[in-house]
Context: one part of a larger RNA
RNA sequence: GAGUGAACGUUGGCGGCGUGGAUUAGGCAUGCGAGUCGUGCGAUAACCCCGCAAGGGGGGAAAGCGGCGCAAGGGAGAGUAACGCGUGGGUACCUGCCCCUAGGUCCGGAAUAGCUGCGGGAAACUGCAGGUAAUGCCGGAUAAUAUCCCCGGAUCAAAGGUGUGAUUCCGCCGAGGGAGGGGCCCGCGUUCUAUUAGCUAGUUGGUAGGGUAAUAGCCUACCAAGGCGACGAUGGAUACCGGGUGUGAGAGCAUGACCCGGCUCAUUGGGACUGAGACACUGCCCAGACACCUACGGGUGGCUGCAGUCGAGAAUCUUCGGCAAUGGGCGAAAGCCUGACCGAGCGACGCCGCGUGCGGGAUGAAGGCCUUCGGGUUGUAAACCGCUGUCGUAGAGGAGGAAAUGCGGUGGGGUUCUCCCCAUCGUUUGACCUAUUCUAGGAGGAAGGACGGGCUAAGUUCGUGCCAGCAGCCGCGGUAAGACGAACCGUCCAAACGUUAUUC
Numbered sequence: 001g002a003g004u005g006a007a008c009g010u011u012g013g014c015g016g017c018g019u020g021g022a023u024u025a026g027g028c029a030u031g032c033g034a035g036u037c038g039u040g041c042g043a044u045a046a047c048c049c050c051g052c053a054a055g056g057g058g059g060g061a062a063a064g065c066g067g068c069g070c071a072a073g074g075g076a077g078a079g080u081a082a083c084g085c086g087u088g089g090g091u092a093c094c095u096g097c098c099c100c101u102a103g104g105u106c107c108g109g110a111a112u113a114g115c116u117g118c119g120g121g122a123a124a125c126u127g128c129a130g131g132u133a134a135u136g137c138c139g140g141a142u143a144a145u146a147u148c149c150c151c152g153g154a155u156c157a158a159a160g161g162u163g164u165g166a167u168u169c170c171g172c173c174g175a176g177g178g179a180g181g182g183g184c185c186c187g188c189g190u191u192c193u194a195u196u197a198g199c200u201a202g203u204u205g206g207u208a209g210g211g212u213a214a215u216a217g218c219c220u221a222c223c224a225a226g227g228c229g230a231c232g233a234u235g236g237a238u239a240c241c242g243g244g245u246g247u248g249a250g251a252g253c254a255u256g257a258c259c260c261g262g263c264u265c266a267u268u269g270g271g272a273c274u275g276a277g278a279c280a281c282u283g284c285c286c287a288g289a290c291a292c293c294u295a296c297g298g299g300u301g302g303c304u305g306c307a308g309u310c311g312a313g314a315a316u317c318u319u320c321g322g323c324a325a326u327g328g329g330c331g332a333a334a335g336c337c338u339g340a341c342c343g344a345g346c347g348a349c350g351c352c353g354c355g356u357g358c359g360g361g362a363u364g365a366a367g368g369c370c371u372u373c374g375g376g377u378u379g380u381a382a383a384c385c386g387c388u389g390u391c392g393u394a395g396a397g398g399a400g401g402a403a404a405u406g407c408g409g410u411g412g413g414g415u416u417c418u419c420c421c422c423a424u425c426g427u428u429u430g431a432c433c434u435a436u437u438c439u440a441g442g443a444g445g446a447a448g449g450a451c452g453g454g455c456u457a458a459g460u461u462c463g464u465g466c467c468a469g470c471a472g473c474c475g476c477g478g479u480a481a482g483a484c485g486a487a488c489c490g491u492c493c494a495a496a497c498g499u500u501a502u503u504c
Stems, first nucleotide, its partner, number of pairs: 001504004006500005013354006019347002026310003030307003035068003040065002044060001047058004075265003084190008093182003098178004103173003106140004115130006146155003160170002191237003198228003203225008240262004244255004267288005290301004318344001320343003326340001327338004357387004367378004391445001393440005401432001406427009448493005453474003459488005469476002
C1' cells in the first nucleotide's frame, strides 16, 4: 500500500447492488417448512329434490384403502489425512419418472381398512365380532427377443380408467436401445510432527462355499506365511476438498465467507424395514443423556429448515408479504402444496453513485486568535443582492418484470381418434406503493473524523512543570514544551474518519 463475513470509538442525508451467528455441532416456547390424485376404490354427515312414510336420486368436507412423491429441494462442517476430494482412466454392475423400437394386456379367487355393533384406557392409543371395494393381494392361462441349460428342455407377466363409442387418449406387463444419474476399481496429486521406528492374525495370498446390482477377506472354513516401512509405515496434532478468493510484476505465500460442484452429518450410539434409489434432517426399532405430560399404570419430543428465544460471546437481522415470476411434487386438466424461490424489513457491514447549493458581494463588519500595538489572520468566509431545484417532503400520472398455461372462436395439417401440432382473435394472472415523468413550496431538512517534532502534508499562544500525560519507531514532559491539555489557525480524507485484530 492492498484486503476482511470483521469488531470498537466519534459522527451520520439519500439511493442502487451485494452481504450479515465466524463463538456452544449448546438448550429450545410458538407458528409455518411435503404433499397431491374422486379420470384407481368402496362408502358418504350437513344440505337439496321426489315421496305420507319406508326408501330412492343428487351432493360437498373430513376420514380410510390404493398410486406417485416424501432419497429432491433447504441447513451445517462435527467427523474425515481418506480413492474423501481433484485430475486422467477402467467395468464385474444398477437405474423410478423421460425418449425411441417392436410386442402383449385372457380367465378366475380369497381377504382387509373404512363402515356397523360391543368394549379397554387419564391419555397416547387399542381389542373382539359382522360385513364390503379396487390400478391392493393371490391362483391359472399365454411366453420370446428375456433367464437357466446336461442343448433334450425348463421358467417368468399384466389393471384398468375416461367416454355413447378406444389397436388410436391416460395407464399396466415382459423385452431391446438411449439419455441423464449412481455403485465399484486403478495411476498421479493432496498439512505438520522422528522429542512417534518399527506396524500387522482376517493380518497378506490361495482353494471351496456364502453374500451383493456388481468385483473383492466383503464374510466363513481350510491351507500357506506372508503384507507395509527412512521414497517415512505405525502413532500423535490439525483440517471437509475443489472451482475459486486475497495479495504480489511474477514465482510464490495465505485462504476456502457469499455463489457453483463433490463429500459427510442430522440429540448421542447401534440396527434394519420399505423402496428404482435410504440404512432415510421434519420414517421405524433398541439403548443413553436431556426435556415435557400423567389419573403413577404409562406415554411424548428432537430448529446443523424459515422466522424467533435463552445462553456463551468483541460480534451477526423480521416470530414480514406472495406463489405474480423461475423451479419442484402430485394431477388428464382446472388446480393444490412449496419459509425452495421471488420480494419487502433491520444493520454505513462492504462497494458504487448523488447531495449538503450556485453567481455576485470589502465598510476587508462584529466576534475570536496573534501582535513588534503599526497591524496581521479567520476571510468572499458571513451579512446583503440575484438565481437554481438534484436528493428529501406532499400530491398526480405511469412503462416493464407477462409470456405461457387454461377457456372460447376461426383457419390449416397429421392414418379412423375423445388425441396431437401450427397460425390467429378474444379472455385470464403482479407479492413487490417498482423504473421514470409532472406539479407545489422553499436554501429551506443534510459534515464530520483523525492528525499538525521527524518518518509525514500541516504551527502559534496559554496552562502544566519527569507531574498530569503522549507514544507505531526514534522519543517528548524536571518553568518560555511546534511532541502533554486547551484555544485559534492549518493539513488529509469525507458520509465517513480513526483504532484494534488478521493476510499478502

Predicted 3D model of a 504-nucleotide part of an RNA (small-subunit ribosomal RNA, 5' domain) from a metagenome. Rfam family: Bacterial small subunit ribosomal RNA. Gene Ontology terms of the family: structural constituent of ribosome and ribosome. RNAcentral holds the full RNA, with entries from SILVA. Model confidence (mean pLDDT): 84 of 100.